[in-house]
Context: one part of a larger RNA
RNA sequence: CGGAGGAUACUUGCGGGGCUUUCUCCCUAGUACGAGAGGACUGGGAGGGACACACCUCUGAUGUUCCAGUUGUGGCGCUAGCCGCACCGCUGGGUAGUCACGUGUGGACGGGAUAAACGCUGAAGGCAUAUAAGCGUGAAACUUCCCCCAAGAUCAGGUAUCCCGCGUAAGCGAAGGCUCCUCGGAGACUACGAGGUCGAUAGGCCGGACGUGUAAGUGUGGUAACACACUCAGCUAACCGGUACUAACAGCCGAUCG
Repeated sequence: CGGAGGAUACUUGCGGGGCUUUCUCCCUAGUACGAGAGGACUGGGAGGGACACACCUCUGAUGUUCCAGUUGUGGCGCUAGCCGCACCGCUGGGUAGUCACGUGUGGACGGGAUAAACGCUGAAGGCAUAUAAGCGUGAAACUUCCCCCAAGAUCAGGUAUCCCGCGUAAGCGAAGGCUCCUCGGAGACUACGAGGUCGAUAGGCCGGACGUGUAAGUGUGGUAACACACUCAGCUAACCGGUACUAACAGCCGAUCG
């Protein structure tokens, strides 16, 4: 820009893409077959490999925004307590998120038309013949079934709902949308999604969870290192819930019954 007014939401599916893999064991059955050795078709069941998708309850990795221990050195006048630097100084753990080494799920079943192949009926050609007319069975291939995209599918589809008002005029400005702002399980940008005071969108604060592992200070004991008590303490990121304290200011586009 188009889709013969303008919008919002939900859809149909022309067409396209993906997937469509494989093994072992058990039962049928040591049966059919076979002198024996050996050893099925078929049907049913179980467990795997690789691959794919999703997720974070469990296990584990990361987690330079959390907690603790600790070395050297410098600083805060000293002690104590902290802070800077040293690969995050090193070490032990670790929330959210992300991830696999973790968890769950998937390939299916079925329908249609067929290939090779196997048949029924059956003449030409009194027989025979699956073929000449006709009718069947039959594969991971074809087409459906399953998943994803999808009406620029220009034959541009469908359904539901909303709006088309006032004014002489300038203009106000419909449904609805956008810029802008607060953000995100969304993201390169854009887009998408949640909100913008009629508000829990983000921050702060409060409570909780999770993590760390018992803070500082004081007291007691010990010559001291240190231990014990107050103390399952103190601190605590991204998590959960609540709460307007802070920030969501301010503007624009959009029609005349097609």
The part of an RNA shown here (large-subunit ribosomal RNA, domain VI) has 258 nucleotides and comes from Gemmata sp. It was read from a public genome assembly. Model confidence (mean pLDDT): 87 of 100. Lineage of the source: Bacteria > Pseudomonadati > Planctomycetota > Planctomycetia > Gemmata. Rfam family: Bacterial large subunit ribosomal RNA. Gene Ontology terms of the family: ribosome and structural constituent of ribosome.